[in-house]
């Protein structure tokens, strides 16, 4: 990129550096976040959703490893032949 399954109301820096106007997945209507600098990048911290490890283990625990995440319910509502996002897993 594909198939399949399982999650997405919990948690956990609005940190520092840089960059310079948008963003909050896509429409569409709201609301919000932003030059008191967002969003993205880098680096640290955190956090524990799967994998992994303890554990008798569907509980609880651990955060040295692989991903992954850290405004507000996937910010709400509609729409879509499931739309998006994470993980395991097939090819």
């Nucleotide at each position: 990129a594909u198939u399949g399954c399982a999650u997405c109301c919990a948690g956990a820096u609005a940190g520092c550096a840089g960059c310079g106007a948008g963003g909050g997945a896509c429409u569409u209507g709201g609301c919000c976040c932003g030059u008191u600098g967002a969003c993205c990048u880098g680096c640290a911290a955190c956090c524990a959703a799967c994998c992994u490890c303890c554990u008798a283990g569907a509980a609880g625990g651990a955060a040295c490893g692989g991903u992954g995440g850290u405004a507000a319910u996937g910010c709400c509502a509609a729409g879509g032949u499931c739309c998006g996002a994470u993980g395991c897993u097939c090819u």
SAM riboswitch aptamer (S box leader) from Prochlorococcus sp. AG-363-N20, 91 nucleotides, folded computationally. The sequence was found by an Rfam model in a public genome assembly. The model forms 93% of the base pairs in the Rfam consensus. The coordinates come from a structure-prediction model, not an experiment, and the mean pLDDT is 85.